Context: one part of a larger RNA
RNA sequence: GACGAACGCUGGCGGCGUGCUUAACACAUGCAAGUCGAACGAGACCUUCGGGUCGAGUGGCGGACGGGUGAGUAACACGUAGGUAAUCUGCCUCUCAGUGGGGGAUACCCGCCCGAAAGGGUGGUUAAUACCGCAUACGCUCGUUGGUUGGGAUACCAGUGAGGAAAGAUUUAUUGCUGAGAGAUGAGCCUGCGUCCGAUUAGCUAGUUGGUAGUGUAAUGGACUACCAAGGCGACGAUCGGUAGCUGGUCUGAGAGGACGAUCAGCCACACUGGAACUGAGACACGGUCCAGACUCCUACGGGAGGCAGCAGUGGGGAAUUUUCCGCAAUGGGCGAAAGCCUGACGGAGCAACGCCGCGUGGAUGAAGAAGUCCUUCGGGAUGUAAAGUCCUUUCAGCAGGGACGAGUCGAAGACGGUACCUGCAGAAGAAGCAUCGGCUAACUACGUGCCAGCAGCCGCGGUAAUACGUAGGAUGCAAGCGUUGUCC
Numbered sequence: 001g002a003c004g005a006a007c008g009c010u011g012g013c014g015g016c017g018u019g020c021u022u023a024a025c026a027c028a029u030g031c032a033a034g035u036c037g038a039a040c041g042a043g044a045c046c047u048u049c050g051g052g053u054c055g056a057g058u059g060g061c062g063g064a065c066g067g068g069u070g071a072g073u074a075a076c077a078c079g080u081a082g083g084u085a086a087u088c089u090g091c092c093u094c095u096c097a098g099u100g101g102g103g104g105a106u107a108c109c110c111g112c113c114c115g116a117a118a119g120g121g122u123g124g125u126u127a128a129u130a131c132c133g134c135a136u137a138c139g140c141u142c143g144u145u146g147g148u149u150g151g152g153a154u155a156c157c158a159g160u161g162a163g164g165a166a167a168g169a170u171u172u173a174u175u176g177c178u179g180a181g182a183g184a185u186g187a188g189c190c191u192g193c194g195u196c197c198g199a200u201u202a203g204c205u206a207g208u209u210g211g212u213a214g215u216g217u218a219a220u221g222g223a224c225u226a227c228c229a230a231g232g233c234g235a236c237g238a239u240c241g242g243u244a245g246c247u248g249g250u251c252u253g254a255g256a257g258g259a260c261g262a263u264c265a266g267c268c269a270c271a272c273u274g275g276a277a278c279u280g281a282g283a284c285a286c287g288g289u290c291c292a293g294a295c296u297c298c299u300a301c302g303g304g305a306g307g308c309a310g311c312a313g314u315g316g317g318g319a320a321u322u323u324u325c326c327g328c329a330a331u332g333g334g335c336g337a338a339a340g341c342c343u344g345a346c347g348g349a350g351c352a353a354c355g356c357c358g359c360g361u362g363g364a365u366g367a368a369g370a371a372g373u374c375c376u377u378c379g380g381g382a383u384g385u386a387a388a389g390u391c392c393u394u395u396c397a398g399c400a401g402g403g404a405c406g407a408g409u410c411g412a413a414g415a416c417g418g419u420a421c422c423u424g425c426a427g428a429a430g431a432a433g434c435a436u437c438g439g440c441u442a443a444c445u446a447c448g449u450g451c452c453a454g455c456a457g458c459c460g461c462g463g464u465a466a467u468a469c470g471u472a473g474g475a476u477g478c479a480a481g482c483g484u485u486g487u488c489c
Base pairs, nucleotide, nucleotide: 001488002487003486005485006484007483008482009481012359013358014357015356016355017354018352019351020317025315026314027313029312030311031310034061035060036059039058040057043054044053045052046051068270069269070268078194079193080192081191082190083189084188087187088186092183093182094181095180096179097178098177099176100134102132103131109124110123111122112121113120114119140163141162142161143160144159145158146157147156148155168175169174170173196242197241198240203233204232205231208230209229210228211227212226213225214224215223245267246266247265248264249260250259251258252257272293273292274291275290276289295306296305297304298303323349325348326347327346331345332343333342334341335340362392363391364390365389372383373382374381375380396430398425399424400423401422402421406416433478434477435476436475437474438459439458440457444473445472446471447470448469454461455460
C1' cells in the first nucleotide's frame, strides 16, 4: 500500500459497487421452461348462428440456451499460434429444383378390470404437418472405369450401374415441407510452444510402441478387436506422491519480479454418489430416462416418491456473508403469423459503514479572558474566541406543493416511484467519535498503584517522587469513522 475481511468502540446523509472465502453438508415451502388452435380430432362454454373462448390429449419447436458451483482435473484442461487432403452444424441468409398418388395404425374418448397410492392392463371408435409404402428427381449417396490439380487423392471432372424426398395451414396474401449447393454461426478432432512443489519418488509401460485387416464414429486415431513385430517413455526429470479449475486480469513494486485468480468477461468441469445409454442438429442432458448405492419421506407393508453447486429461505459448520421483496416497463431469451404467454436471466427495491467517492454536523463577531475543571512556586497559568451574547446562513435531514427522462413502434404500456429533480416553509435547529502521547513516532502534567495490578510491534516499563500501568486535565493524529487481528507485496 492492498482486502469478498472479521473483532472492539462509535455512527448523520447520499451516489456507485460488493456481500458463505467454512460443510461439492442436509434441506421444509414457494417460484426458477415453456409455447403454438394459422398442424390434428374429441370435449366444455358463449353466440347476433357468421363465429368466438377455454382446453386434457396427439403433433411441432424449445427444455443442450440462460442461471449456479469449483468437487474433480498437472491434462491439448487452459493460453497462444496453427492444421483439418480427417469433420458435423437445427433455427438464419442466398441460389436452383420439387411439393404427384395411396395405406395402415394410435393417444384422447367409451366399456371392463387390477392397485391404498404412484400407476397399469384389455376390448372398441377416430384425426393429423404423427407413421409407412409407391411414383418422380439433381451436379446427392454407393460401386466401378478414365482423366486433372497436387509432394501426396479420400479432392475435382467425365462415363457407367444401383439407390434415396416431401405436408400441409390460413384472414388468399403468405407461410410451411422436400432434395441439392453456397454462406454465416456454433462445435468436434489434431499439432508446436507455455503452464506449481517434492529425487528423503529413478526407473516406468502388454493395448504397452508400431504394422496389417477390420469394427466404430460426423470424423482421425490402439479408440476398440484379431493377427504380426518388440517396441515406447525417462536426470532436458519419466513414473509416483502432494497441491491446484485455467486465462483476460487483480494487488504490490521505479522496474524486473513476487503473490493472488472474489465481483465482470472467455474457456473447462460438475449437478445427491457411481455407471449407462435413449431422443435429438446438438446431451451421454442441473429442475429428462434407466440401473446400483447412501440418505429423507409416504404406505393399506404389496409398493412408491425425492435430489436448491437456480432465486429467496431453513438447520448445521463458522470469526463471518443479505429479503421466503416488486416487475416483465426496459435489455435479452423460448414459442407463436400476430395479439400475446413464459422468463428468480434481467431491471429494480430491501438489509449490511463491507469498500470507494462526495457532503454535513454551521458562519461572522465576541474578554488580556465569565463560570466550571486541571495545574501551580499560590503570584498565576491552561482549557480559550472556546462558551455565553450579538448578527447571519439553511447544504443534508424534516414538512408542504409540483413532478420526470428512461417509451426510437400507428396506438397502448413505467416495476423503480410520487423516486430523482424543482419550488416554498421553520429553526443553529436533528448529526463526533476513535486511537495515541518513553524512543522508533506527532503529542506532558497531576493523582492512584508500588516487580502488585498491569502495559508491550521492537527496545523495554512497574520493587514509594512511573511523561511507559490506571484515572483526570491537556495535547497529537485521523475522522463517520478509528483502532486491533489475519493475509499478500

RNAcentral holds the full RNA, with entries from ENA and SILVA.
Predicted 3D model of a 489-nucleotide part of an RNA (small-subunit ribosomal RNA, 5' domain) from an uncultured bacterium.
The prediction has a mean pLDDT of 86.